Model confidence (mean pLDDT): 77 of 100. A computed fold for a 93-nucleotide RNA from Salegentibacter maritimus, annotated as TPP riboswitch aptamer (THI element). The organism belongs to Salegentibacter, within Bacteria.
RNA sequence: UAUUGGCUUUAGGGGUAUUCUAAUAAGAAUUGAGACAGUCCCUUUGAACCUGAUUCGGUUAGUACCGGCGUAGGAAAAAGUUUUACCACCUUG
Numbered sequence: 001u002a003u004u005g006g007c008u009u010u011a012g013g014g015g016u017a018u019u020c021u022a023a024u025a026a027g028a029a030u031u032g033a034g035a036c037a038g039u040c041c042c043u044u045u046g047a048a049c050c051u052g053a054u055u056c057g058g059u060u061a062g063u064a065c066c067g068g069c070g071u072a073g074g075a076a077a078a079a080g081u082u083u084u085a086c087c088a089c090c091u092u093g
Stems, first nucleotide, its partner, number of pairs: 001085002005082006011043004017030005049074003055068004
């Protein structure tokens, strides 16, 4: 120095759907990291998340379930410590 890996602290961003009981709460099932739920995930190295979208193709009991869209447009951060790699200088052989 780095677009390397880890740890710590303090900030910040985000989502919460579908189906059944059933009319409500509550409960259960499905997917997922997470379904007002766990510091769960993400913070420019940004697919966490939003718009496009009452979108396109597929799947399902149903769904933002899977994929396209997507090299699209937006989107929230700093410090310390350690490791790794490279470069420079000095010393020694």
The model forms 91% of the base pairs in the Rfam consensus. The sequence was found by an Rfam model in a public genome assembly.